The RNA shown here (TPP riboswitch aptamer (THI element)) has 99 nucleotides and comes from Roseobacter sp. The prediction has a mean pLDDT of 76. Its Rfam family is "TPP riboswitch aptamer (THI element)". From the family's description: Vitamin B(1) in its active form thiamin pyrophosphate (TPP) is an essential coenzyme that is synthesised by coupling of pyrimidine and thiazole moieties in bacteria. The previously detected thiamin-regulatory element, thi box was extended, resulting in a new, highly conserved RNA secondary structure, the THI element, which is widely distributed in eubacteria and also occurs in some archaea. Taxonomically the source falls in Roseobacter (Bacteria, Pseudomonadati, Alphaproteobacteria, Rhodobacterales).

């Protein structure tokens, strides 16, 4: 001094939609469990963490599309958003190389 590196530790955020439903569609991810009521809680697996389009909001938007959902485009880099931290330091030995 570079690479490993989109690394690793810990922590934390986030969504779970649509149908022609024994399925089946888009997607990284469309759920398991209790409780006992349609709501909470606790997971799991994705994806995200300020260099932040993961999501959420405006929105039951606005214009295309689809059987809807999905997609495309605007809205729009327009308001919000969940982070520290570590790979070091020292001290002896050997070894080289240099005087």
């Nucleotide at each position: 001094u570079a690479a490993g590196g989109u690394a690793c530790c810990u922590c934390g955020g986030g969504g779970g939609g649509c149908c022609u439903c024994u399925g089946g569609c888009u997607g990284a991810g469309a759920u398991g469990u209790g409780c006992a009521u349609c709501g909470c809680a606790c997971g799991g697996a994705c994806c995200c963490g300020u260099u932040g389009a993961a999501c959420c909001u405006g929105a039951a938007c606005c214009g295309g599309u689809u059987a809807a959902c999905a997609c495309c485009g605007g809205c729009g880099g327009a308001g919000g958003g969940a982070a520290g931290g570590u790979c070091u330091g020292g001290a002896c030995a050997u070894c080289a190389c240099u005087c």